RNA sequence: GGGCCAUUAGCUCAGGCGGUAGAGCAACGCCCUUUUAAGGCGUGGGUCUCAAGUUCGAAUCUUGAAUGGCUCA
Numbered sequence: 001g002g003g004c005c006a007u008u009a010g011c012u013c014a015g016g017c018g019g020u021a022g023a024g025c026a027a028c029g030c031c032c033u034u035u036u037a038a039g040g041c042g043u044g045g046g047u048c049u050c051a052a053g054u055u056c057g058a059a060u061c062u063u064g065a066a067u068g069g070c071u072c073a
Base pairs, nucleotide, nucleotide: 001072002071003070004069005068006067007066010025011024012023013022019056027043028042029041030040031039049065050064051063052062053061
């Protein structure tokens, strides 16, 4: 230098064909318990890496950039 893959909540990850984002764990509150743990119920938390384009509408499509990984030379 070329090619490919990944980037979504604090962490690990979902999210066929575009229609305003979810789960588990963690955090917080309540119940239960003499207390803790375990268990049950609930709550909050995300400009979807960034920018531009297409579209009535983009996490999703297109282009460029950034970071990380794999690979070829």
Molecule: transfer RNA
Organism: Treponema sp.